[in-house]
c-di-GMP-I riboswitch aptamer from Desulfopila aestuarii DSM 18488, 74 nucleotides, folded computationally.
Of the family's consensus pairs, 94% are formed in the model.
Taxonomically the source falls in Desulfopila aestuarii (Bacteria, Desulfobulbia, Desulfocapsaceae, Desulfopila).
Model confidence (mean pLDDT): 80 of 100.
It matches the Rfam family "c-di-GMP-I riboswitch aptamer". Rfam links the family to the GO term cyclic-di-GMP binding.

RNA sequence: AUAACUCAAUGCCAAACCUGUCGCGAGGCAGGGACGGAAAGCUACGGGGCUUAUAAGCUAGCCGGGUUGCAUCU
Numbered sequence: 001a002u003a004a005c006u007c008a009a010u011g012c013c014a015a016a017c018c019u020g021u022c023g024c025g026a027g028g029c030a031g032g033g034a035c036g037g038a039a040a041g042c043u044a045c046g047g048g049g050c051u052u053a054u055a056a057g058c059u060a061g062c063c064g065g066g067u068u069g070c071a072u073c074u
Stems, first nucleotide, its partner, number of pairs: 003074001004072001012037002017032006035061001041067003045064003048059004
């Protein structure tokens, strides 16, 4: 450097729920909290789901694609 990704990780992220706050809402953000996670990092491009004032929006912790990256082993 390339490929693979079985086991592990002191370290990392943080579901439900609770509190505050923003939003019509789905939901977002902050604090607490830990069910899980090896991309549960980023990206709404394709499919799915959800909301809606039918203009549009939310979901990356539903799947796929794109892109960057850690540990380990060969």